[in-house]
Context: one part of a larger RNA
RNA sequence: CUGGGCGUAAAGCGCGCGUAGGCGGUUUACUAAGUCAGAUGUGAAAGCCCUGGGCUUAACCUGGGAACUGCAUUUGAGACUGGUAGGCUAGAGUAUGGUAGAGGAUAGUGGAAUUCCGGGUGUAGCGGUGAAAUGCGUAGAUAUCCGGAGGAACAUCAGUGGCGAAGGCGGCUAUCUGGACCAAUACUGACGCUGAGGUGCGAAAGCGUGGGGAGCAAACAGGAUUAGAUACCCUGGUAGUCCACGCCGUAAACGAUGUCAACUAGCUGUUGAGGGGAUUUAACCCUUUAGUAACGUAGCUAACGCGAUAAGUUGACCGCCUGGGGAGUACGGCCGCAAGGUUAAAACUC
Repeated sequence: CUGGGCGUAAAGCGCGCGUAGGCGGUUUACUAAGUCAGAUGUGAAAGCCCUGGGCUUAACCUGGGAACUGCAUUUGAGACUGGUAGGCUAGAGUAUGGUAGAGGAUAGUGGAAUUCCGGGUGUAGCGGUGAAAUGCGUAGAUAUCCGGAGGAACAUCAGUGGCGAAGGCGGCUAUCUGGACCAAUACUGACGCUGAGGUGCGAAAGCGUGGGGAGCAAACAGGAUUAGAUACCCUGGUAGUCCACGCCGUAAACGAUGUCAACUAGCUGUUGAGGGGAUUUAACCCUUUAGUAACGUAGCUAACGCGAUAAGUUGACCGCCUGGGGAGUACGGCCGCAAGGUUAAAACUC
């Protein structure tokens, strides 16, 4: 090296883009590197294997053969892989016309609610809980009406609805901008797939600088509960949560299921688009296609379950696993302001 695996037992990188590499549609001609066949040379002897002989046998010794799966040279073959040249259009892409969408960025703007401030009415409670108390209130609270300030989030619509590679995205308007889908043609002509390194994006928390600060709320304080209560409950409350710029780079980053492609019964919803039919438009029926769900056949699976969105049947490429603990730790390297991240053992032990 040859093995078996990765939804839940150990195991799919959080997700893209992409370098090297690996793999790659159809057809014609040429080539002959891989490949296949023949020949020649070589592949020491001993040993191994087969078959004879010699020591009374055996071990041992000895003759012959085979083997030495290899390498080199040479002569051929031309299917397949590769190479060169030329075509093709089914993969991939471009153009034209449409469609849906919380896809992204920036600026502006709206109403409800909470809090605070000012004023009016009004009086003794309010608040909170299992029950209370801390707390607030006669310096006029709670309640209610009017006005103002400020910050954050967007009820209903709202949906196993939509969009995005993932993280994620939800008031409204404008501007800029990415992607997807559908239909019919035209064009390019394999331009493709995957992707070690690399590079970009990446929830929340956290960090740096400067703003902002309504509500909520780690820490903290007080009140309760309790044997205790460094908690659960209550009253407060600071970082933070928000914005700009820069870091961090991790999550049960989950479908615990890598990406791409092909093939393999059905049935029922739903979203976007197209075609046909009926009808007064619509509602409706049939059908094609791209998503997204619920069942289910074959098959698969240890079972649970999966089942055209596969965990079925195959191919291409990458990542990862190899008993539990020690340990995702130590040391070293790299990255980071730090927190820490990443790469990643061993002794020992069961």